RNA sequence: CUCUUAUUGAGAGAGGCGGAGGGACUGGCCCUGUGAAGCCCGGCAACCAUUUAACAUUCUUGUUGAAAAGGUGCUACAUCCUGCAAAGCGUACAGCUUUGAAAAAUAAGAG
Numbered sequence: 001c002u003c004u005u006a007u008u009g010a011g012a013g014a015g016g017c018g019g020a021g022g023g024a025c026u027g028g029c030c031c032u033g034u035g036a037a038g039c040c041c042g043g044c045a046a047c048c049a050u051u052u053a054a055c056a057u058u059c060u061u062g063u064u065g066a067a068a069a070g071g072u073g074c075u076a077c078a079u080c081c082u083g084c085a086a087a088g089c090g091u092a093c094a095g096c097u098u099u100g101a102a103a104a105a106u107a108a109g110a111g
């Protein structure tokens, strides 16, 4: 980097360093010197691993729940909204709603 599978409207500090940018991209709309990114600490979650309880079992595992000392991840706004398609509402406009794709992110596995 590519592929596969799963998840994405919940959750998480008025801490330290740092100094101007940031929310993937498009168009919007926002955040930011009452300090952005990044790093550290703290925290959240529970994907993988681990421990554990109950149940099931083809007796090897599986399902559900709990824990959180390991590996990642996350810690403004619904993945901030949107971008393609379909359906509905609406005066054929504007606009609105729903569903599905696409894209993105993360995890686990494969190349």
Stems, first nucleotide, its partner, number of pairs: 001111008013041001015040003021031003025083001027081002042075003047071002050067007079103001084100006
A computed fold for a 111-nucleotide RNA from Priestia megaterium, annotated as SAM riboswitch aptamer (S box leader). It matches the Rfam family "SAM riboswitch aptamer (S box leader)". About the family: The SAM riboswitch is found upstream of a number of genes which code for proteins involved in methionine or cysteine biosynthesis in Gram-positive bacteria. The RNAcentral record of the sequence draws on ENA, Rfam and Ribocentre. The coordinates come from a structure-prediction model, not an experiment, and the mean pLDDT is 85. Of the family's consensus pairs, 97% are formed in the model. Taxonomically the source falls in Priestia (Bacteria, Bacilli, Caryophanales, Bacillaceae).